Predicted 3D model of a 543-nucleotide part of an RNA (large-subunit ribosomal RNA, domain I) from a Candidatus Microgenomates bacterium. Its Rfam family is "Bacterial large subunit ribosomal RNA". Its family is annotated with ribosome and structural constituent of ribosome in the Gene Ontology. Its mean pLDDT, the model's own confidence on a scale to 100, is 82.
Context: one part of a larger RNA
This record gives sequence, structure tokens and C1' cells, in this order.
RNA sequence: CAAACAAUGGAUGCCUUGGUGCAAGAAGCCGAAGAAGGACGUGGCUGACCUGCGAUAAGCGUCGGGGAGGUGGCAAGCAACCUUUGAUCCGGCGAUUUCCGAAUGGGGAAACCCACACCGUGGCAACACGGCGUACGCCCCGCCAGAUGGCGGGGUGGGGUAAGUCGGGGAACUGAAAUAUCUUAGUACCCGGAGGAAAAGAAAACAAUAGUGAUUCUCUUAGUAGCGACGAGCGAAAAGGGAAAAGCCCAAACCCCGACAUUAUGUCGGGGGGUUAUAGGAUCUCUCUUUUUCCAAACAGAAAAGAUAGAAGAACAACUUGGAAUAGUUGACCAAAGAAGGUGAAAGUCCCGUAUUCGAAAUCCUAAUAGGUUUGUUGAGAGACUCCUGAGUACCACGGGACACGAGAAAUCUUGUGGGAAGGUAUCCCGGCCACGGGAUAAGGCUAAAUACUUCUUGCGACCGAUAGUGAACUAGUACCGUGAGGGAAAGGUGAAAAGUCCCCCGGAAGGGGAGUGAAAUAGUACCUGAAAUUGUUUGCUA
Repeated sequence: CAAACAAUGGAUGCCUUGGUGCAAGAAGCCGAAGAAGGACGUGGCUGACCUGCGAUAAGCGUCGGGGAGGUGGCAAGCAACCUUUGAUCCGGCGAUUUCCGAAUGGGGAAACCCACACCGUGGCAACACGGCGUACGCCCCGCCAGAUGGCGGGGUGGGGUAAGUCGGGGAACUGAAAUAUCUUAGUACCCGGAGGAAAAGAAAACAAUAGUGAUUCUCUUAGUAGCGACGAGCGAAAAGGGAAAAGCCCAAACCCCGACAUUAUGUCGGGGGGUUAUAGGAUCUCUCUUUUUCCAAACAGAAAAGAUAGAAGAACAACUUGGAAUAGUUGACCAAAGAAGGUGAAAGUCCCGUAUUCGAAAUCCUAAUAGGUUUGUUGAGAGACUCCUGAGUACCACGGGACACGAGAAAUCUUGUGGGAAGGUAUCCCGGCCACGGGAUAAGGCUAAAUACUUCUUGCGACCGAUAGUGAACUAGUACCGUGAGGGAAAGGUGAAAAGUCCCCCGGAAGGGGAGUGAAAUAGUACCUGAAAUUGUUUGCUA
């Protein structure tokens, strides 16, 4: 150096209990009736961990399902039991539910300590035990008191929550090849609120000589018009095609009632009235039409379907090889079922299932529903004159912010400071401004659907297959690290079945040699396959 045989090592191949993406569906909230999350307990042998449960503690009652074994897993065994008078198991409804935790009787270094009032038990009593109540804020009511307060009763809130949502605050790295306006970005993050969705929403809107007719989402318009150290970049809208469609209620004028103040007749409360753009309404006068529908309120109030257990469910044998038949050969059969998985190799006909069909005592949902009953409620027009139609508002100035729009020719929306209208021959808008023309009625409010998301379930994948896929296929947010916030692993595979090597020998043991099991033991719990680096032995070659 080469080869062979071993050792070490754990690559590769095969596998999958776990992930991951998408789709659909259900549920979209839980909580002082004590949540989420925990601590500590709880088993005949149970020390730890997981699961379940809570001193009634791997469970109790009841109503259903189911039909032969069962007393959860790791994890075998023993003991004692339960069970066709139906157990275990599955589902509905209940009961129990220690202590901590918003934690709420007071305190506290969470899972502990200490109380008070009343009731009960034991006791003469001290005391012990049991039950019930006792936090704070806000709202309402009552009593006492009478500037604030006290007591009692009732209601409500507090905390949690994956992502979506709305509001209040709000970065920087970065990009601009530097950097300051700009960008990143109203993003990340913090705080607050609400709901199953949220927000928005019934034109003081768009448009343009034609018209549309609340909002939301989507495709297109369009990377267009624009904005921009006109750099980097940012980036619409109308119109059009779709999804879904739904509209309403107050304030005021005027009338009636009540309370309080008092004679300025006012303020407040309740009822009627009224709610809009071709302007409408109130008040007064008049005309026509109509007692049904619609609509509103109140009352009681389903069913089918669906969810939460389940049930029925077709059809194959022989021979050969083999450890084993699902393989091969031969001959059959079913198919509204030839999806998938399992079974000692590859199964339509072995098992579980699949197609199809059927099923609920109980709860939920359907359901603020359908349908029903009762009560209430007319509608339209003409004329008159007075009154009403949201004020520190619109608008203006200055300073900001939002609009795709960086102050720009900058409209529009918003508002910190100051000023400050009209009010129906009115007001606002139509991208400076004016005129003409056109559109719409601000300064009050409500509103389903189409839309967003997924802690959960199911299905599927030219998704991964153990250095991959979640950080986690295993005791995983574990071990371990850190004072702490926080960081954060490694680790899968015997075999069809433990049949996991009785017994003998060597050895102190570890381990090994026989023997035995097995298809295989170079499959021996350091276990499938078993690459390379690396190590050893033997043989050969070279020096």
C1' cells in the first nucleotide's frame, strides 16, 4: 500500500404516531351562580409522570345508546370485586366541585395567616366545629339626619380571550446606493372599547348639458390621472361588470297635562303632533276618499330539517411456493359498495368500513321565526297668512392633522387659539375665485345582508418525512440557562407474535461460549437497513 474479516459510527433507503397549507362547517364568547389559568389532593397493591376527577375526588344520580366482558395510559402482574336484574364504554341533563386566582371579610412572600355578625351542634363556660353573610366603583329605591353624611335593599361593573375590528397614542433600523423633506408607516408596539363579526350607512353625495340614487366587499378602470429633494418612491376616483340589498326614528313649530319657581310669565318632565328637497311640517279654512289591506305594539307560540350517542349494510374457494397468502395458478361471486385503513408479503368478496338507507328519552338550534289572537293606526288635494326645520355651529384668520394630493393655484374633511353668520327672496357643494347653470339640505340618532378572522372539527394536497415538517412525532415550552424580563434543546423504528434466551459452562461483575425461541439473533431491549471518516486482526506486496 492492497484485499478480506471485524470494531466504531449513524449517513442512506424504507416507514409514520406528528406537523403544514387550503377548503368547508360548526361555534363565535367565558366570568361574582366565582372564569381563564393554576396549587394541592384523589387509585387495594400507586413513588413519579400523563389523563380524569374534587373530601360524593380515574368518580355520584337520572334519561337514552350499546351488548360481553370490565376495574384509564406508561405497564406487566397480584389481590379483591363489578357484570345479561345489562357492567365497562358512548351521548343528553343534573349533583358534588378543596385552596389560589378579577379574588371581593382583613392581611399576605398566590395556593397561606387572622377575623367579625347571625344561626346551629357539643359544652356551665372558655372554646371547637359547621352554615350563611361581610371588598370597591357606578345607578336606582327606602329610612335616619339635615351644607358634605350614615344605615338598609336591589341592579350592574371589575378579569380572561387565537385572529379579525374600532378608537386614543406612536417609533426606528431600512430605502433614497451619503443625508435632513420624503420613505419604512400610521407599520411594529402600548392603551382603551365592543361584537360574533366590527366599522360604515339612507346624500348639505356623485356627476356634467346626459344622468345616477344609503353603506360594505369584489373585478375592471390602472400602475392610469395625479403627488413627489418631480429623487427614491407614493398612488386614486368617476363610469362599467358582479356579491348583497332595507329602510327608519328623533329635536323644533302647535295642542294637552303635571311639577317647581314666581308674576319677565319662565324652566323642567310626560303625552299628542311632526321628520322633508318637485322643499316639508305646524296653525286656520275648504274639497275628495276610506274603516279593509299595509304598518306598529302587546300576548301566547310551533313543525320539518340540523347538532350532540348510534343502527342495518353485498360478495371466495381450492391447489402451489412460503415462517405466514393478501402472491401465482384454476374456477367463481358482489358492485348505488373497486374510498381509505388493518390483518404474519400485495385483499372489492377476512376485519373495520365504504355506496345506500334508517335513528333520539334529553338538551341545543331552527326561533326576536312561520302561522295566530288582541289593540292601535285612514289616505290625498287646494288656498291663506304667521310660525318651525339641529349655533359658539357654518364660515374667516393663524397653527396642525386627514384626504393618492409633501402649502401648492388647493377645493373637500377635521380642529387647538381668536373672531363669528344667515335662518327660507335661506344655506352648502360642483378642486383657487366670480357669474350663469346644476346638485343637495350640515351642525341629532338607529339600521340586517354581502365583508374580515379562526382557539375548534372534518376533508383534501404534483406539501414535509425525524438536521425535514411546528420550538415540540418521545416526560416540550419539558430538561437546562438567566436575579429577572426572557432564552430554550437533544431525543422516533427488535419481531408477525416477547415466542425478550429455561438450563449448563467461564467470569467478582459486566460480558461471553453452548443450548433453546424465531423465517432470520451480524433481528438480543446498546435491537430495521447499517455508508464514510477512524481503529484492529490476518494475508500478500514494497523498503